Predicted 3D model of a 1471-nucleotide RNA (small-subunit ribosomal RNA) from a metagenome. It matches the Rfam family "Bacterial small subunit ribosomal RNA". Its mean pLDDT, the model's own confidence on a scale to 100, is 83. The RNAcentral record of the sequence draws on SILVA.

[in-house]
RNA sequence: AGAGUUUGAUCCUGGCUCAGGAUGAACGCUAGCGGGAGGCUUAAUACAUGCAAGUCGAGGGGUAUAUAUCUUUCGGGAUAUAGAGACCGGCGCACGGGUGCGUAACGCGUAUGCAACCUGCCUUAAACUGGGGGAUAGCCCGGAGAAAUCCGGAUUAAUACCCCAUAAUAUAAUUGUAUCGCAUGGUAUUGAUUAUUAAAGAUUUAUUGGUUUAAGAUGGGCAUGCGUUAGAUUAGCUAGUUGGUAAGGUAAAGGCUUACCAAGGCGACGAUUUAUAGCGGGUCUGAGAGGAUGAUCCGCCACACUGGUACUGAGACACGGACCAGACUCCUACGGGAGGCAGCAGUAGGGAAUAUUGGACAAUGGACGAGAGUCUGAUCCAGCCAUCCCGCGUGCAGGAAGACGGCCCUCUGGGUUGUAAACUGCUUUUAUAAAGGAAGAAAAAGAGUUAUGCGUAACUCACUGACGGUACUUUAUGAAUAAGCACCGGCUAACUCCGUGCCAGCAGCCGCGGUAAUACGGAGGGUGCAAGCGUUAUCCGGAUUCACUGGGUUUAAAGGGUACGUAGGCGGGCAUAUAAGUCAGUGGUGAAAUCCUGCGGCUCAACCGUAGCACUGCCAUUGAAACUGUAUGUCUUGAGGAUGAUCGAUGUGGGCGGUAUGUAGCAUGUAGCGGUGAAAUGCAUAGAUAUGCUACAGAACACCAAUAGCGAAGGCAGCUCACAAGGUUAUAUCUGACGCUGAGGUACGAAAGCGUGGGUAGCGAACAGGAUUAGAUACCCUGGUAGUCCACGCCGUAAACUAUGAUUACUCGCUGUUGCGUAAGCAGUGGCCAAGCGAAAGCGAUAAGUAAUCCACCUGGGGAGUACGUUCGCAAGAAUAAAACUCAAAGGAAUUGACGGGGGCCCGCACAAGCGGUGGAGCAUGUGGUUUAAUUCGAUAUACGCGAGGAACCUUACCUGGGCUAGAAUGCCUAUGACCGCUCCUGAAAGGGAGUUUUCUUUCGAGACAGAGUGCAAGGUGCUGCAUGGCUGUCGUCAGCUCGUGCCGUGAGGUGUUGGGUUAAGUCCCGCAACGAGCGCAACCCCUACCAUUAGUUGCCAGCAGGUUAAGCUGGGCACUCUAGUGGAACUGCCUACGUAAGUAGAGAGGAAGGUGGGGACGACGUCAAGUCAUCAUGGCCCUUACGCCCAGGGCUACACACGUGCUACAAUGGCCGGUACAGAGGGCAGCCAACCAGCGAUGGUGAGCCAAUCCUUAAAGCCGGUCUCAGUUCGGAUCGGAGUCUGCAACUCGACUCCGUGAAGGUGGAAUCGCUAGUAAUCGCGCAUCAGCCAUGGCGCGGUGAAUACGUUCCCGGGCCUUGUACACACCGCCCGUCAACCCAUGGGAGCCGAAGGUACCUGAAGUCGAUAACCGCAAGGAGUCGCCCAAGGUAAAUUUGGUAACUAGGGCUAAGUCGAAACAAGGUA
Repeated sequence: AGAGUUUGAUCCUGGCUCAGGAUGAACGCUAGCGGGAGGCUUAAUACAUGCAAGUCGAGGGGUAUAUAUCUUUCGGGAUAUAGAGACCGGCGCACGGGUGCGUAACGCGUAUGCAACCUGCCUUAAACUGGGGGAUAGCCCGGAGAAAUCCGGAUUAAUACCCCAUAAUAUAAUUGUAUCGCAUGGUAUUGAUUAUUAAAGAUUUAUUGGUUUAAGAUGGGCAUGCGUUAGAUUAGCUAGUUGGUAAGGUAAAGGCUUACCAAGGCGACGAUUUAUAGCGGGUCUGAGAGGAUGAUCCGCCACACUGGUACUGAGACACGGACCAGACUCCUACGGGAGGCAGCAGUAGGGAAUAUUGGACAAUGGACGAGAGUCUGAUCCAGCCAUCCCGCGUGCAGGAAGACGGCCCUCUGGGUUGUAAACUGCUUUUAUAAAGGAAGAAAAAGAGUUAUGCGUAACUCACUGACGGUACUUUAUGAAUAAGCACCGGCUAACUCCGUGCCAGCAGCCGCGGUAAUACGGAGGGUGCAAGCGUUAUCCGGAUUCACUGGGUUUAAAGGGUACGUAGGCGGGCAUAUAAGUCAGUGGUGAAAUCCUGCGGCUCAACCGUAGCACUGCCAUUGAAACUGUAUGUCUUGAGGAUGAUCGAUGUGGGCGGUAUGUAGCAUGUAGCGGUGAAAUGCAUAGAUAUGCUACAGAACACCAAUAGCGAAGGCAGCUCACAAGGUUAUAUCUGACGCUGAGGUACGAAAGCGUGGGUAGCGAACAGGAUUAGAUACCCUGGUAGUCCACGCCGUAAACUAUGAUUACUCGCUGUUGCGUAAGCAGUGGCCAAGCGAAAGCGAUAAGUAAUCCACCUGGGGAGUACGUUCGCAAGAAUAAAACUCAAAGGAAUUGACGGGGGCCCGCACAAGCGGUGGAGCAUGUGGUUUAAUUCGAUAUACGCGAGGAACCUUACCUGGGCUAGAAUGCCUAUGACCGCUCCUGAAAGGGAGUUUUCUUUCGAGACAGAGUGCAAGGUGCUGCAUGGCUGUCGUCAGCUCGUGCCGUGAGGUGUUGGGUUAAGUCCCGCAACGAGCGCAACCCCUACCAUUAGUUGCCAGCAGGUUAAGCUGGGCACUCUAGUGGAACUGCCUACGUAAGUAGAGAGGAAGGUGGGGACGACGUCAAGUCAUCAUGGCCCUUACGCCCAGGGCUACACACGUGCUACAAUGGCCGGUACAGAGGGCAGCCAACCAGCGAUGGUGAGCCAAUCCUUAAAGCCGGUCUCAGUUCGGAUCGGAGUCUGCAACUCGACUCCGUGAAGGUGGAAUCGCUAGUAAUCGCGCAUCAGCCAUGGCGCGGUGAAUACGUUCCCGGGCCUUGUACACACCGCCCGUCAACCCAUGGGAGCCGAAGGUACCUGAAGUCGAUAACCGCAAGGAGUCGCCCAAGGUAAAUUUGGUAACUAGGGCUAAGUCGAAACAAGGUA
């Protein structure tokens, strides 16, 4: 110090979350030791038991009892000494200890004051301590009662009580003088006079106690300034209230109380009320400012079962005192009594949770006492608890066969655990045992000595330890006694395997898990911390996310609709004074502890001691005078006034005007008008629409008109008059800061709406009808009420927007326009920009720049501008304005894509123009579906004559049945020498059984082969194409896709690649912050078209020769054809036109070929988790007497049906018959097969040639001739019957072909749809692969014949480029809204019901103070009793506030796959 999370990516805004520290903690797992601290945060709930406040015999009386002695009637008695308990009396019990209920307060903190006060014990000083009296506890006797306790009688003491005396620096009254103070007043003068009030003894010689007074110290009381939580959805509160006078009361001022008088007092600087809370020193956190907190320790306050009350006392309205009332608990003999742990332990309860019914007064402190001493749950210690902090240890060194085991892997091996272990050596903190053994203790008191007049002081001696035989020290033994927890996807240090399979589960946020999970669970390994580690809760931090330090408001949340103006805040120049703010010095205070620093003590540390700093504050005082304030004076530039001029749709009221529209009347005139995408409703023969004239009505003011003008905003438009307001400018004449802003407040405030009364032409919510539609409560059409208009009164809101508050000053330029001015210029209103600002878009003198003042507003999204409450309103509603709950986002700007029923440009057999098909029929084939034991599997726009370029067996993966198990194949090892072959039996075959047979080669090492054995490797067309490689399809042969450097931008990204042209093309040219380059395009490659050249056999034959019935048949030749090598040729090169160029055009020339000549191969970055695990390869998973292997048979060929692709046709451009011509490219030895013979034929037989430019080897359409004559035919050939041929082990399921016979549908095909732009379509045949044969009409090739059409790019489809909008990015097959239905959750209303709180009124009224008081008691003081005021609790009543609950009800939120629509996002299909 930051990080994660909104997006495809980016910047910003903004919330959520994390890393840190802390805790009186709790929970989980784990646990060796010590030191120091801490330990009911909840029920101020209830408490059993014990203890926590007593002490004094040197205040008093005096006893039980004990001991001793004496005595005795043996019961006892007397004396002496000691003397418990209880009692009277004194002091203490108001301290110490606990708790935080109440309290928002002079309670606390801080600083002052008391001239308005008290103070026991203590200290100092002064004075005094004389005399007398009557009681009463106790004891004794008697009585009542269960008890607590009480009553009566007799008797008695005091340092108990009372009286008298003496007395002042006391108190009270009167009265002087001096002096001081802010006032009341104080002080001094021991002023004066008068009056009143004291006392106690004990012990025994020395003290101590007592009384009064003065002073001190200590402790308290009271008052005051300042500070001290939240809510305004709490705005008014107050009758002892505020003040005065008098009295009372108190230690003391005071409405503290009472009477009377006055009517005040408090409050927006927040009264009152409600809620919450003890306050501070401090503590935690933070850089600080702050925020949170108030355990332990210290100070203060409050409280002591709840409420009230006083008594005693120096001090209390009293924790372990009293009285009363109440609740609760206990005892009871039912009559009545007792009690108060928020003291220490402890118990129950509550709770996530907090300890022992311990020891000691040794120390410190306290009470009492002369003292010894007693008491002390204060305190000091110990016990329990890892609750926290600190410290120590669990060993150290060596040791590689890098052991075993575990885990992982690419697995004969390697890596890791890991120097880790074993093993060797060493050490002994700790532990155990033994021995020694503290400090804390010094006093008091005692004894002694010394000094002294005494009191007393000093010194010496001896005594005293709960903790504790503890700390500590030494010795011995022996690595011996001692490691866990969390985490390992990112944040965040740390990775692999297995299991699981959106399950189980994890999760702080983002998010993991649907078969290869570093995220779940386990394991190995690792990381972090460590006697602890994690989790949970809470606080601060990070969060500058409430912003004083230190934020914002055009679009992210946020400027009030506008103005005027009150309080408040802020405010121009100069001078003087002052000193409130401000600054400086000094003094006081700011308790201690804590924090910080230094030093020191425990072995260190925690901890503790000591010294210092600090405590940022408050008060007082002295000084300064710049600034702010205040006061006074003055100035003119801010502001305002004056005079002149001028401007405008500025406002209000009146008058006038023309156009249009509508209506009415008259006239002309006839069949439609009107309306729409198209229609219909509507109007019209009763005369519309149209046209003309006239009249009337209401509303709005074309052109001018603007980018203009005016107004505070809303808003304002025909012309004109009146009234009113405003701005600007010129002059620089007047006043002299008069100013700015503005919480509340007031006024104005579009449209719609409301009230009353008018008005109503047009338009037009509602409504009606017609259309549209699946529906259409809409969009469109025809009508039409309120309204729109006027007057008056309400409402008070708008995207009331410049989404930009008002005012002032300052800060580069260019330019348009309005007003004034002679001009310079001033005031408005616009555009583009510098700097600057901004997240960017943008703003930019009319700021969103730089500054200042004031106001308003914001703090994640939703819930919600909603509920409740209140105010306003006739109502509608407006204003103010939450929470529960829920999400991790919501949002702004910009970027790249994609998309649009957005735009522009362009291309393609995309449409159009044509030709031929498909869709109808029959058949073939593939698919779906169905069927089946099986009909194996895959492929589905980009599958469907596809994988398959050959399913009868095989193939074959499927089914049924029969068999095999290291297996059907191959390698290595071992031993053997056979095996093969042949024969027989069984079987459907595979297989099984029996018999026969008895190797070969050799360099002698061995090898080949065979079956057998054994192990290592098997095998799988089983799964996953969503784990993969490879290959392939599609977009698409579309023209695109990118990079380097530079430049621009905060960045994503842009530029380049856009623009203007051009092209088939990102092809090329020009321009340009780009310059270049790559993959694509094109070219290079192959075939084809022309020529040349080389080479001529198997090809060819012009010429020469031979020869045949004929034939390149032969010699010969390579000219030609041809073959196959090498070259050439085409480049817009030439011409003309256009053009800067690129290029385009031309029936241009030339040329075999002309603008890429034609065709092929060739497929950019990428997309579709596209296809294929069944070609092959391959990770993982699965099967192993089977999911492997062998065999037979069956199936893949099924058949109501649907689809795709084809073949053949429907005929005369044809069918049939006869004759006849011309190819190319291929194939061939288990082959192609000439020729001949047989057969009608498929074919068979004989048989030549050919391993091929040599042989096999005949094209068909065409052409010539004939016939058929429009018909289900001499078309068409399906189907079926019969007879055959061939292949093959085998044609039944299930082959092809031949012949004879049979002769189905079909007469050109609905909606729709496909191919093709030239040697193309169409049509004709030929060949090949696979293959025994073939279901081939398929596929791949080859040549023959050989067209038509393209105006053109509006539309359909697909694509490219630019641009625009976007709420899409899984990218429009997107996103997304609302009702309804279902589940859950919280909330509002609600007839009511049940509590709680604080008041009010009335009734009643305990204890008690105070007051009054004749009877009774007392000598008296006084008391009892009675009465009165006040008053706690209680009761009654009506309201208020607040909480819980409730039938029913309302909206809201949430929830993978419900319903209906389609509102928004693109022109979202009606912006």